[in-house]
RNA sequence: CUCUUCGGGGCGGGGUGCGAUUCCCGGCCGGCGGUCAUAGUCCGCGAGCGGCGUUUCCUUGACGUGCGCAGAAUCGGUGGGAUUCCGAUACCGACAGUUACAGUCUGGAUGGAAGAAGAG
Numbered sequence: 001c002u003c004u005u006c007g008g009g010g011c012g013g014g015g016u017g018c019g020a021u022u023c024c025c026g027g028c029c030g031g032c033g034g035u036c037a038u039a040g041u042c043c044g045c046g047a048g049c050g051g052c053g054u055u056u057c058c059u060u061g062a063c064g065u066g067c068g069c070a071g072a073a074u075c076g077g078u079g080g081g082a083u084u085c086c087g088a089u090a091c092c093g094a095c096a097g098u099u100a101c102a103g104u105c106u107g108g109a110u111g112g113a114a115g116a117a118g119a120g
Base pairs, nucleotide, nucleotide: 001120002119003118004117005116006115011026013025014024015023027104028103029093030092031045032044033043034042040091041090048069049068050067051065052064053063054062055061073089074088075087076086077085095107096106097105
């Protein structure tokens, strides 16, 4: 460099209501790389939306990007070393849809990507 494969989890619970897996109560879930030692909450990356650029007559689309928007943790313990382990108590979660507001339902997605492994 080329090719192949892989590459996201989670409410038959209770309440109110005409109607809610969306509200309230109570549960449940945690992508990828990094790190003196294992991370949803540290440093970065990815999916989404927008801007800008290239392509295009225009739109759409495709490709690109030193750009913008998009979340969250403390205390105690062990240790040479941990905001990563152990204990405790907290917190967070794109876009579109919906008889009613969604991390968990449906959809874009039998997709793509951060990346991982293998073959040549």